The RNA shown here (transfer RNA) has 73 nucleotides and comes from Allonocardiopsis opalescens. Its Rfam family is "tRNA". Rfam classes the family as a transfer RNA. Its family is annotated with triplet codon-amino acid adaptor activity in the Gene Ontology. The sequence was found in a public genome assembly.

């Protein structure tokens, strides 16, 4: 330099173009316990990488860029 892939909650990941984006773990609170862990319940937590475009409507489709990973040279 070229090609491909990934980017969504603190972490790991889901999410058919169609009302308000979810799960597990973590964290906080409560229940339980002599206490802790485990378990149960609730809560907190999102610029869906950035900027444009298409569309009545974009996390989802298109383009460029950025970061990371893999392959080729």
């Nucleotide at each position: 330099g070229g090609g491909c892939g990934u980017a969504u909650a603190g972490c790991u990941c889901a999410g058919u173009g169609g009302u308000u984006a979810g799960a597990g773990c973590a964290c906080u609170c409560g229940c339980c316990u002599u206490a802790c862990a485990a378990g149960c319940g609730a809560g907190c937590g999102g610029c869906c990488g950035u900027a444009g475009g298409u569309u009545c409507g974009a996390g989802u489709c298109c383009u460029a860029c950025u970061a990371c990973g893999c392959c080729c040279a």